[in-house]
Context: one part of a larger RNA
RNA sequence: UGACGGGGGCCCGCACAAGCGGUGGAGCAUGUGGUUUAAUUCGAUGCAACGCGAAGAACCUUACCUGGCCUUGACAUAGUAAGAACUUUCCAGAGAUGGAUUGGUGCCUUCGGGAACUUACAUACAGGUGGUGCAUGGCUGUCGUCAGCUCGUGUCGUGAGAUGUUGGGUUAAGUCCCGCAACGAGCGCAACCCUUUUCCUUAUUUGCCAGCGAGUAAUGUCGGGAACUUUAAGGAUACUGCCAGUGACAAACUGGAGGAAGGUGGGGAUGACGUCAAGUCAUCAUGCCCCUUACGGCCAGGGCUACACACGUGCUACAAUGGUCGGUACAGAGAGUGGCGAGCCUAGCGAUAGGAUGCUAAUCUCAAAAAGCCGGUUUCAGUUCGGAUUGGGGUUUGCAACUUGACCUCAUGAAGUUGGAGUCGCUAGUAAUCGCAGAUCAGCAACGCUGCGGUGAAUACGUUCCCGGGCCU
Numbered sequence: 001u002g003a004c005g006g007g008g009g010c011c012c013g014c015a016c017a018a019g020c021g022g023u024g025g026a027g028c029a030u031g032u033g034g035u036u037u038a039a040u041u042c043g044a045u046g047c048a049a050c051g052c053g054a055a056g057a058a059c060c061u062u063a064c065c066u067g068g069c070c071u072u073g074a075c076a077u078a079g080u081a082a083g084a085a086c087u088u089u090c091c092a093g094a095g096a097u098g099g100a101u102u103g104g105u106g107c108c109u110u111c112g113g114g115a116a117c118u119u120a121c122a123u124a125c126a127g128g129u130g131g132u133g134c135a136u137g138g139c140u141g142u143c144g145u146c147a148g149c150u151c152g153u154g155u156c157g158u159g160a161g162a163u164g165u166u167g168g169g170u171u172a173a174g175u176c177c178c179g180c181a182a183c184g185a186g187c188g189c190a191a192c193c194c195u196u197u198u199c200c201u202u203a204u205u206u207g208c209c210a211g212c213g214a215g216u217a218a219u220g221u222c223g224g225g226a227a228c229u230u231u232a233a234g235g236a237u238a239c240u241g242c243c244a245g246u247g248a249c250a251a252a253c254u255g256g257a258g259g260a261a262g263g264u265g266g267g268g269a270u271g272a273c274g275u276c277a278a279g280u281c282a283u284c285a286u287g288c289c290c291c292u293u294a295c296g297g298c299c300a301g302g303g304c305u306a307c308a309c310a311c312g313u314g315c316u317a318c319a320a321u322g323g324u325c326g327g328u329a330c331a332g333a334g335a336g337u338g339g340c341g342a343g344c345c346u347a348g349c350g351a352u353a354g355g356a357u358g359c360u361a362a363u364c365u366c367a368a369a370a371a372g373c374c375g376g377u378u379u380c381a382g383u384u385c386g387g388a389u390u391g392g393g394g395u396u397u398g399c400a401a402c403u404u405g406a407c408c409u410c411a412u413g414a415a416g417u418u419g420g421a422g423u424c425g426c427u428a429g430u431a432a433u434c435g436c437a438g439a440u441c442a443g444c445a446a447c448g449c450u451g452c453g454g455u456g457a458a459u460a461c462g463u464u465c466c467c468g469g470g471c472c473u
Base pairs, nucleotide, nucleotide: 007473008472009471010470011469012468013467015463016462019426020425021424022423023422026316027315028314029313030312031311032310033309034307035306042053043052064302065301066300067299068298069297070296073125077124078123079121080120081119082118083117086103089100090099091098092097107114108113127291128290130289131288132287136285137284138280139279140278141276143274148187149186150185151184152183153182154163155162156161167178168177169176193268194267195266196265198236199235200234201233202232203231208225209224212223213222214221239262242256243255244254245253246252318419322378323377324376325375326374327373328372334366335365336364339359340358344355345354346353347352385416390411391410392409393408394407395406396405432455433454434453435452436451437450438449
C1' cells in the first nucleotide's frame, strides 16, 4: 500500500423478510458422472460445467472402433512428358477401387506456342479435430452495469507512499453542491444510438373506408375518397421547466398542477483499471514439440442412442378454478420458388395421397391462435383423472428408418392422490398461465433455444439476521 477479520460506522442489491409459483417424490425428455464397450470421439467441472460447444449424430456430419484399400497423396506451389476438357456402356467388388469400352478434337495464336483441365514420373513438400490455453493472438465468461480505476503539476514525507479520491449533505452513480494544499485532466457514470408510449407534417398501395354512388346471398366487392386506422420518413414533447414546503441563501428531497407520459417514463445495445496462469491450440490464426507407406487420405459397417446406479435442467401429471363433446370470438411477430401451398372435388376415422387457383408476398399461402365465452355431460373414484409401457395395422421423409426418425390409428392402460431435509425464480404488463412463429433442417428424437403476442395477480412492516457488493476506519 493492499487483502482479510465469527472488529466498528454508513449504504445498496429479489440478499433476507412479506407474497406467488416451482424444484427435491412419480413417468418421460435431455445433459453429465459412473459403469460397460472393439468404440461408446473430444472439450466444458463451485458460483461462472451439466437442454453447455451441438441453430438438428440413421448415411453424411464424425473427429471414435472394426475391416478393406492409397502413399507427392482429397487440397496448394514449382519441373518434365503425354493428352483438350468432358462423356456413353459393361464386368468384378460391401464400397473405395480395378478392368474393358463409346463419342469428342474445342478456345486464343506472332503457328514457336499459350490458357484451363486430366494422367504419369521424380523431388522440394502437402496433410494432422496429434500435444501444450501453464508459450500465444483473437474471442468469451466472471466479479458487475458494481462505481469505481488512474494521471499531470504542486504540496507533505528520509522513503515506501500520501494528498487530490478524505470530510458535511445528496444521488441510481467519484451524480451534484459546499468545505478543504491542492488545482486540473483521462478511462468509466450520465447523455448522444435503437425500440416502445403521445401528437404533428408529408406520402396513399398491395393496407384503410367516414361521407357519396353502384352491386351482391354475403364480403372495401367496384367507382371513388385521403378523414380515420395502419405503414415509414421527417419533426415535436419531459427539462425538476412551473407552484408550495423542507434544506445551508446550495445540491437536492417531499407533495402538487398541467400532461399521453414525471423525476433515469419502460426495454435494449453499451461492460472502466483489473481479478480468476478462468475457458477455448476442436471456429480461426500461431511459437515449440511430435507423426510422415502414418498420429496423413479414401471407403463399407458399427459407435457417439449402451445401462445395477447417482446428480443437474426441463416436460406431463396427480384433477371439478378440472376432463370431455358441440357451438362461437379476439392477436402479434415471422417464414415461403428445389418453397408456402387456398377454396373445392376425390379416397381415407386419421396421419396423408391425387388434381390444383394464387404468391419472389402490407396483394397469395403457412394459418386452426389457445386459454376465453355459451350450452350438454361427468360427481370425487386410481375415475370419462393421468398418460408411461407394450402388441397389431398404417402414413410420410429419405439410396436406406434393424441397431436408431417423426406422425396416425386400434387395443393396452403403469407410476402418480401435491412430494423429507433442503433449494430456486420473480417487484408489474412482472410472476403465473395460454397458444403462435423462426433458425438449424430431406426428415426428426424440439418437451430445447430465440422471439411474439393473449389473459393477468399477490406482497414489500422493515434492514436484526443469511449471501454478494461499495465507502470510511
Small-subunit ribosomal RNA, 3' major domain from an uncultured bacterium, 473 nucleotides, folded computationally. Its mean pLDDT, the model's own confidence on a scale to 100, is 84.